[in-house]
Formats: sequence, structure tokens, C1' cells
RNA sequence: UCCGAAAAAUGGUAAACCCAUCGAGAGGUGGGGGCACAAAGCCGACAGGUCCCAUAGGGAUGGCUGGGUUGCCGGA
Repeated sequence: UCCGAAAAAUGGUAAACCCAUCGAGAGGUGGGGGCACAAAGCCGACAGGUCCCAUAGGGAUGGCUGGGUUGCCGGA
């Protein structure tokens, strides 16, 4: 640098739901919880989709899709 079906190993993250809290709302944060995930790490100031609105513009979502970028293990 390229490839990989995550088989193995070290580990990692944390759905729904509950409690507290922030927000107009989608939703966010912390604790519990564990559906699932080989990038379920990051990017919404790359494009699309969906959702919200105090609406013509702004916001949310990276665990919606594509994409960008970084990383563990193994092989070449």
C1' cells in the first nucleotide's frame, strides 16, 4: 500500500425501554439496560433520504444510503 468471508484473539460501541436533565420540537446529555454492529470511530460546512420548527430559512439524524477520513487483527 492492497485484500479480507471477522473464522480466531485482544478488546470496543450500545438499540428498545426506565430514571434524571436540556430543548418549542425532532432530538441531545448522564446513569441503568443490551437489540445489534468489522468501523455502530469521526465528518450534517460533500450529496441524497427521513424527521422537527418559533418557516421560506434554520435545526435533528453518521445505528438511513452513498461518500470522505482515521483505526484493531490476519494475509500478500
This is a predicted structure of a 76-nucleotide RNA (c-di-GMP-I riboswitch aptamer) from Nitrospiraceae bacterium UBA6902. Taxonomically the source falls in Nitrospiraceae (Bacteria, Pseudomonadati, Nitrospiria, Nitrospirales). Model confidence (mean pLDDT): 82 of 100. It was read from a public genome assembly, where an Rfam model found it.